RNA sequence: GGCUCUCUGGUGGAAUUGGUAGACGCGCUGGAUUCAAAAUCCAGUAUCCUCACGGGUGUCCGAGUUCAAGUCUCGGGAGAGCCA
Numbered sequence: 001g002g003c004u005c006u007c008u009g010g011u012g013g014a015a016u017u018g019g020u021a022g023a024c025g026c027g028c029u030g031g032a033u034u035c036a037a038a039a040u041c042c043a044g045u046a047u048c049c050u051c052a053c054g055g056g057u058g059u060c061c062g063a064g065u066u067c068a069a070g071u072c073u074c075g076g077g078a079g080a081g082c083c084a
Base pairs, nucleotide, nucleotide: 001083002082003081004080005079006078007077010026011025012024019067027045028044029043030042031041032040046057047056048055049054060076061075062074063073064072
């Protein structure tokens, strides 16, 4: 230099004929249980505004297509593999 693939909460990883984003697990926080712990069970866990109800934003970054984009197209970035 060429080709291919990957990028989603703190973390692994779903959502793949474009149609509710964050399922499920781990971790973390609070609670129950215990003399105390472990194990187990329950609730919560992106971000901003709001007393609350509720609303806005968010899938590496920027554009585009579309009624609708994590998903398709283009450009950029980072990482992995193969070839030279």
Background:
The RNA shown here (transfer RNA) has 84 nucleotides and comes from a Bdellovibrionota bacterium. Rfam family: tRNA. Its family is annotated with triplet codon-amino acid adaptor activity in the Gene Ontology. It is annotated as a transfer RNA. The coordinates come from a structure-prediction model, not an experiment, and the mean pLDDT is 80.